[in-house]
This is a predicted complex of two RNAs, RNase P RNA and transfer RNA, with 551 nucleotides together. It holds a member of the Rfam family "Bacterial RNase P class A". Gene Ontology terms of the family: tRNA processing, dimeric ribonuclease P complex and ribonuclease P activity.

RNA sequence: CGAUUCGGCCGGGCGAUCGCGGGCGGCUUUGGCCGCCCGAGGAAAGUCCGCGCUCCCCAGAGCACGGUGCCGGGCAACACCCGGGCGGGCUCAUCCGCAAGGUUGGGUCCGGGGAUCGGGCCACAGAAAACGACUGCCUCCCCGUCAGGGAAAACGCGGCCACGUGGCGCUCGGACGGCGGAGGCGAGGGUGAAAAGGUGGUGUAAGAGACCACCGGCGCGGGCAGCAAUGCCGGCGGCCAGGCAACCCCCACCGGGAGCAAGGCCAAGCAGGGGCGAUUUCCUUCAGGCUUGCCCUGAAGGGAAGGGGGGCGGCUCGUCCCCCUUGAGCCCCGGGUAGGCCGCUUGAGCCCCGCGGUAACGUGCGGGCCCAGAUAGAUGAUCGCCCAUGCGGCGGUCUCGGGACGAAGGGCCGCGAGGCCCGUAAACCGGGAUCGGCGCGGGACAGAACGCGGCUUAUAGGUCGGUUCGCGUC
RNA sequence: CGGGGUGUAGCGCAGUUUGGCAGCGCACCGCGUUUGGGACGCGGGGGUCGGCGGUUCAAAUCCGCCCACCCCGACCA
Numbered sequence: 001c002g003a004u005u006c007g008g009c010c011g012g013g014c015g016a017u018c019g020c021g022g023g024c025g026g027c028u029u030u031g032g033c034c035g036c037c038c039g040a041g042g043a044a045a046g047u048c049c050g051c052g053c054u055c056c057c058c059a060g061a062g063c064a065c066g067g068u069g070c071c072g073g074g075c076a077a078c079a080c081c082c083g084g085g086c087g088g089g090c091u092c093a094u095c096c097g098c099a100a101g102g103u104u105g106g107g108u109c110c111g112g113g114g115a116u117c118g119g120g121c122c123a124c125a126g127a128a129a130a131c132g133a134c135u136g137c138c139u140c141c142c143c144g145u146c147a148g149g150g151a152a153a154a155c156g157c158g159g160c161c162a163c164g165u166g167g168c169g170c171u172c173g174g175a176c177g178g179c180g181g182a183g184g185c186g187a188g189g190g191u192g193a194a195a196a197g198g199u200g201g202u203g204u205a206a207g208a209g210a211c212c213a214c215c216g217g218c219g220c221g222g223g224c225a226g227c228a229a230u231g232c233c234g235g236c237g238g239c240c241a242g243g244c245a246a247c248c249c250c251c252a253c254c255g256g257g258a259g260c261a262a263g264g265c266c267a268a269g270c271a272g273g274g275g276c277g278a279u280u281u282c283c284u285u286c287a288g289g290c291u292u293g294c295c296c297u298g299a300a301g302g303g304a305a306g307g308g309g310g311g312c313g314g315c316u317c318g319u320c321c322c323c324c325u326u327g328a329g330c331c332c333c334g335g336g337u338a339g340g341c342c343g344c345u346u347g348a349g350c351c352c353c354g355c356g357g358u359a360a361c362g363u364g365c366g367g368g369c370c371c372a373g374a375u376a377g378a379u380g381a382u383c384g385c386c387c388a389u390g391c392g393g394c395g396g397u398c399u400c401g402g403g404a405c406g407a408a409g410g411g412c413c414g415c416g417a418g419g420c421c422c423g424u425a426a427a428c429c430g431g432g433a434u435c436g437g438c439g440c441g442g443g444a445c446a447g448a449a450c451g452c453g454g455c456u457u458a459u460a461g462g463u464c465g466g467u468u469c470g471c472g473u474c
Numbered sequence: 475c476g477g478g479g480u481g482u483a484g485c486g487c488a489g490u491u492u493g494g495c496a497g498c499g500c501a502c503c504g505c506g507u508u509u510g511g512g513a514c515g516c517g518g519g520g521g522u523c524g525g526c527g528g529u530u531c532a533a534a535u536c537c538g539c540c541c542a543c544c545c546c547g548a549c550c551a
Base pairs, nucleotide, nucleotide: 001470002469003468005466006465007464008463009462010461012386013385014384015383016382017381018380020039021038022037023036024035025034026033027032041445045456046455048454049453050452051451052450053259054258055257056256060317061316062315063314065255066254067253068252069251070084071083072082073081074080086111087110088109089108090107091106092105093104095102096101113250114249118248119247120244121243122242134189135188136185137184138183139182140181141180142178143177144176145175146174148172149171150170155166156165157164158163197215198214199213200212201211202210216240217239218237219236220235222233223232224231225230263342264341265340266339272333273332274331275330276329279305280304281303282302283301284300285299286298287297288296289295290293306324307323308322309321310320311319335550336549337548349369350368351367352366353364354363355362356361387443390440391439392438394436395435396434397433398432399431400430401429402428409422410421411420412419413418475547476546477545478544479543480542481541484500485499486498487497494531502518503517504516505515506514524540525539526538527537528536
């Protein structure tokens, strides 16, 4: 310098004129006018999280439901941020290896606890998807074939006899075979996204962690380091265990509901109607009655029990409020107004400095500042200059190629004409880089609506810093 | 401004709860029937399941982020 990737910041500037909204001050004939100051964003967006604020008495308990999920810290809080740990992907270097591949280290990105509580699912294929057995290996039995061994009697043949020999049959073990049967086994084949630890040996009828050595994983103890996640060392146990929890579930933690059309005040105006809807008893006072009784009736007040409703969308309990026929509350139809004020913008506020912390962040009686509040919704338009950048053509400088199959010049050879070799340019032509000025174009995504902290999504271009790689120079 | 819901063939809808082949009706195309058309019968084609990522062996379905459309919500008596 270029490329790559990651992170931070900016995201047009200045001036003039006209206009719009707000605040303060002044003037006023109360209609307004004048002056000064301020006037969109990093996302104001999506409304995905978390809060403040307001109302529901307080915001209570349990269950349900919803959410979060390695550990520690930060924060008002969070699904956010910082640091650490573990695992995985990509990339670079290193080492081993012929290679495939692996070791170690760095950078970067991603990650939502638990599969030995339990339930459920795992299509197709496959023997089997977790209580496995199609082919296969092995043992026993049965049947058949083949060759062989053994024994007594009968029979055939030979022989005087002893005996020899032959076939059917009996029996013994062997080999081979069977759409045969009973059992053992889980190594090989093949299927699949995934197949019941791997290598070597012992062992066995055949085998197999059945057993042994090493390696890998898991579980249970121990020691050391660390707040912890976790890491390292060593021991024991053949324990060998599939995946899915962004399925139910388990564990830990968190969550009351609704939302500024919350909510409060004023003004104006109208017309109300219908339906549903939960009660008994006791006491006191007063009035009345006649049957003069701790009687009856009625009114007012109070209490008890019960019931209804409300606390915005689940249940139960507790609690509070309102109501129980002069009726809370809910529903339906109809009517009226769509005006003003508060909430409303000074706040977990912004900038600089110091201190603490690796950092996020915290802190300081250190300093400075006020930074939109509209209500159908202001923040705009025009012009000039400038800046980043794109395109076009012009000029300067540098450089490269041609010119150069080489003018000039030099060396050698030759008596010479001349030959061979070395070698400096210029006009001119073309390419590239850079600088200067000219013309034209030209700045993205996007607009506050109670506020704040995050996340996510959109975003032309510029700028700063880091990682890795390549090239050049010192 | 706040709250809620829905996107599947040209149109109207199932399927999402409990993940595994994407279906129904109308429409469209071809053939038959008819003198011809309609109706009818037989056969057939057509899908980024709104888009992009993630979980999983596997996603219309589960999770996240975007996009489009629809519905509801003022106050007084």